[in-house]
Molecule: Bacterial RNase P class A
Organism: Paracoccaceae bacterium
RNA sequence: GCGGAAAACUGGAUAGCUGCAUGGUUUUCAUGAGGAAAGUCCGGACUCCACAAAGCAAGGUGCCGGGUAAUACCCGGCUGGGGUAACCCACGGGAUAGCGCCACAGAGAACAGACCGCCAAAUUUGCUUUUCAGGUAUUUUACUGGCAAGGGUGAAACGGAGGUGUAAGAGACCCCCACAUUUUUGGUAACAAAAAUGGUAUGGCAAGCCCCACCUGGAGCAAUGCCAAGAAGGACUGAAAGCUUUUCAGCUUGGUUGCUUUGACCAGACAGUCAUGGUAGGCAGCAAAAAGCAAGGGGCAACCCUUGUUUUAGAUGAAUGGCUAUCGAAGAGUAAAAACUCGGAACAGAAUCCGGCUUAUAGGUUUUCCGCAUUU
Numbered sequence: 001g002c003g004g005a006a007a008a009c010u011g012g013a014u015a016g017c018u019g020c021a022u023g024g025u026u027u028u029c030a031u032g033a034g035g036a037a038a039g040u041c042c043g044g045a046c047u048c049c050a051c052a053a054a055g056c057a058a059g060g061u062g063c064c065g066g067g068u069a070a071u072a073c074c075c076g077g078c079u080g081g082g083g084u085a086a087c088c089c090a091c092g093g094g095a096u097a098g099c100g101c102c103a104c105a106g107a108g109a110a111c112a113g114a115c116c117g118c119c120a121a122a123u124u125u126g127c128u129u130u131u132c133a134g135g136u137a138u139u140u141u142a143c144u145g146g147c148a149a150g151g152g153u154g155a156a157a158c159g160g161a162g163g164u165g166u167a168a169g170a171g172a173c174c175c176c177c178a179c180a181u182u183u184u185u186g187g188u189a190a191c192a193a194a195a196a197u198g199g200u201a202u203g204g205c206a207a208g209c210c211c212c213a214c215c216u217g218g219a220g221c222a223a224u225g226c227c228a229a230g231a232a233g234g235a236c237u238g239a240a241a242g243c244u245u246u247u248c249a250g251c252u253u254g255g256u257u258g259c260u261u262u263g264a265c266c267a268g269a270c271a272g273u274c275a276u277g278g279u280a281g282g283c284a285g286c287a288a289a290a291a292g293c294a295a296g297g298g299g300c301a302a303c304c305c306u307u308g309u310u311u312u313a314g315a316u317g318a319a320u321g322g323c324u325a326u327c328g329a330a331g332a333g334u335a336a337a338a339a340c341u342c343g344g345a346a347c348a349g350a351a352u353c354c355g356g357c358u359u360a361u362a363g364g365u366u367u368u369c370c371g372c373a374u375u376u
Base pairs, nucleotide, nucleotide: 001372002371003370004369005368006367007366008365009364010363012327013326014325015324016323017322018321020032021031022030023029024028034347038358039357041356042355043354044353045352046220047219048218049217051263052262053261054260055259056258058216059215060214061213062212063077064076065075066074067073078092079090080089081088082087093211094210098209099208100205101204102203115151116150117147118146119145120144126136127135128134159177160176162174163173164172178200179198180197181196182195183194184193185192186191224284225283226282227281234274235273236272237271238270241252242251243250244249254266255265256264291310292309293308294307295306296305297304298303331342332341333340
């Protein structure tokens, strides 16, 4: 200097005039839409409903350790994959519990398999000979036997490369690797390394059903509560039966959770169904919080502790705006620098709140790391 990787900040500023909303000590003062407010994908706080326990169903998560109110989130590690590397990704328990799938091509796709081939033998052809017999196996053809090493097909072919051995081959055998089992060492653990034994293979897909481990009530601020107002309340179904004998009693049956069992409670002021009528108002919930900021301490980090300090939107057809002036990033024009002129910044607007994830984002600034080239 060029190329790449990761993290963070910013994404307009000042002054004046004027408009709106909330609060107040009401001359006037203070505050007023984001890093994602978006998606509604997760986790909760809060509110109401549900009787509890156990089991089943249904749903969710899936390596280890830590953080958090909690999570499918975050941090640190391990394993596998990609990349020269910095770094990035994860569909991260189980394929020997069972079922299912692997098109086409190919001999054969998981109890495999012979298309092209290799070897032995030697019918025919060929070659050779003293032309009968014989010999040979470089050529051609037929049959029989052996092989799965070489080539081809395919996304993938039943361990890999080297050697011994064989007629030719093959874990048939040997060394190394891989795999399985056991032991030792290190580590909280996931796991890693080493040694010994063993010729040891039945591939992939579970983001196919499934198995295993752990976790889980439902609904949602249009939750919910209060005040005011208002009409008109009506129709239908079901409560009786059985057993016992403690006789104005007890038990079973009915109802209360997605289902079952046990217990508890309710049971005519009860349980359920149908059609119509009224309620279009106001107040609360409503913003002080798992809150922000600063300093110190602990921790690799996520984060935690202590001290101090601040109050930073609360609308309800929905406020948070408009105008003027100055400055103003990137960029453009002028041969270059200066100067001058132009230019004027992306995605995008709170509605109960918080913590995450995902998606969108013009331009500018900063830090650290990796690779290549050059110079000293």